[in-house]
RNA sequence: GCGUCGUUAGCUCAGUUGGUAGAGCAGGAGACUCUUAAUCUCAAGGUCGCAGGUUCGAUCCCUGCACGACGCA
Numbered sequence: 001g002c003g004u005c006g007u008u009a010g011c012u013c014a015g016u017u018g019g020u021a022g023a024g025c026a027g028g029a030g031a032c033u034c035u036u037a038a039u040c041u042c043a044a045g046g047u048c049g050c051a052g053g054u055u056c057g058a059u060c061c062c063u064g065c066a067c068g069a070c071g072c073a
Stems, first nucleotide, its partner, number of pairs: 001072007010025004019056001028042004049065005
């Protein structure tokens, strides 16, 4: 330098051929308990890496860039 894959909640990851963004864990509140743990319930938490483009509408399609992994040279 070229190619492929990845980037979504604090962490690990879903989300498919475009239509109001989810789970588990962690953290918070409550129930239970003499207390803790365990268990159960509830709520909160996201400019979907960044910037453009297409579209009535983009996490999803297209382009560029950044970062990471692998391969080729």
Predicted 3D model of a 73-nucleotide RNA (transfer RNA) from a Patescibacteria group bacterium. It matches the Rfam family "tRNA". Rfam classes the family as a transfer RNA.